RNA sequence: AGUGUCGUUCGGGCGACCGCAAUCGGUGCAAACUGAUUGAGGAAAGUCCGGGCUCCACAGGGCACGGUGGUGGCUAACAGCCACCGGGGGCAACCCUAGGGAAAGUACCACAGAAAACAAACCGCCUAAGCGACUUCGGUCGCCGGCAAGGUUGAAAAGGCGAGGUAAGAGCUCACCGCGCGUCUGGUGACAGGCGUGGCAAGGUAAACCCCACCGGGAGAAAGUUCACAUAGAGAGGGAUGGCGCGGCUCGCGCCGCUUGACCUCUGGGUAGAGCGUUCGAGGUCGCCGGCAACGGCGAUCCUAGAGGAAUGGUCGCCCUCUCAAGUCUUUAUGGCUGGAGAGACAGAACCCGGCUUACAGAACGACACUCCAC
Numbered sequence: 001a002g003u004g005u006c007g008u009u010c011g012g013g014c015g016a017c018c019g020c021a022a023u024c025g026g027u028g029c030a031a032a033c034u035g036a037u038u039g040a041g042g043a044a045a046g047u048c049c050g051g052g053c054u055c056c057a058c059a060g061g062g063c064a065c066g067g068u069g070g071u072g073g074c075u076a077a078c079a080g081c082c083a084c085c086g087g088g089g090g091c092a093a094c095c096c097u098a099g100g101g102a103a104a105g106u107a108c109c110a111c112a113g114a115a116a117a118c119a120a121a122c123c124g125c126c127u128a129a130g131c132g133a134c135u136u137c138g139g140u141c142g143c144c145g146g147c148a149a150g151g152u153u154g155a156a157a158a159g160g161c162g163a164g165g166u167a168a169g170a171g172c173u174c175a176c177c178g179c180g181c182g183u184c185u186g187g188u189g190a191c192a193g194g195c196g197u198g199g200c201a202a203g204g205u206a207a208a209c210c211c212c213a214c215c216g217g218g219a220g221a222a223a224g225u226u227c228a229c230a231u232a233g234a235g236a237g238g239g240a241u242g243g244c245g246c247g248g249c250u251c252g253c254g255c256c257g258c259u260u261g262a263c264c265u266c267u268g269g270g271u272a273g274a275g276c277g278u279u280c281g282a283g284g285u286c287g288c289c290g291g292c293a294a295c296g297g298c299g300a301u302c303c304u305a306g307a308g309g310a311a312u313g314g315u316c317g318c319c320c321u322c323u324c325a326a327g328u329c330u331u332u333a334u335g336g337c338u339g340g341a342g343a344g345a346c347a348g349a350a351c352c353c354g355g356c357u358u359a360c361a362g363a364a365c366g367a368c369a370c371u372c373c374a375c
Stems, first nucleotide, its partner, number of pairs: 001371010012319007020039008041346001045357002048355005053220004060251004065216005070084005085099001086097004100211002105209002107205003122151002124147003130143005159177002162174003178200001179198008224276004234267005242256004283302008320344005326338004330333001
């Protein structure tokens, strides 16, 4: 200097004029006027997870259903985050991982290929042993028999490579590797390494059904709650080994009822106003301590939207950033200056919070890896 990997920040600024909303204060009977302060995001998007909060009983047990799936931590919790382990990719920094079980069962592996798992003989190799024929007595041919080492096909073919052995071969034997078992060492653990031992039949797919382990009541801010107002607590049908209790079934439990009838279905009538929920939080910022880190503790300091068809804006000027062409200067560089034209991303709260995913013009910064050059 280039290329790459990981991460962080900003994502327009300033001024003037005009216009909005909330809170607090002042004036006012009220309407309203006026002053101060504050006023969309890193994703506000998606509604994919997890919670807080509210209501339904006191959410209890079981089945079904759904979710998660290496180990250990963080957290209110999680399918999140951090660290580590195994596997895969990359020269590396780093990245990906739906990562328990295939010897419980069922299922699938198209086409090709001889054969796709209780699996194999198309091309081939041998012809030892046995039978027959020929013979120049070296052998040749055929039958029978042996083989899965070589080749074909495929994503994948009865562990790999080398040597010995054999008629030719084969873990048939041996050494090494792989795999299983045992044991020791290290580690909280997943796991890693060492030593010994066994020739060791049994592919892949569970992001196929399934098995195993763990987790899970439901609904949702138009949730709900308080006050006020109004009406017809009307009519009809059903109704007792009963009904209701908001994902399904069931057990238990609770409440109401059993003909003076709980409750269910249908028809019809009244009301829809005001407030709370509603923004002080698992809150932000800074510093110190602990921890590899996620994060936690302590101290200080700050208050930063709250609408209800929905405010947070509009205009003008200057500056900033980027792109394009032109002119000019010099030290000729990825340079400086001048004026001109164009552009300035994705995109808007609605109960709140922690995550994930997706979108994003441009600018700045940090760390690490590799390559080249110079000293």
Model confidence (mean pLDDT): 77 of 100. This is a predicted structure of a 375-nucleotide RNA (Bacterial RNase P class A) from a Planctomycetota bacterium. The organism belongs to Planctomycetota, within Bacteria.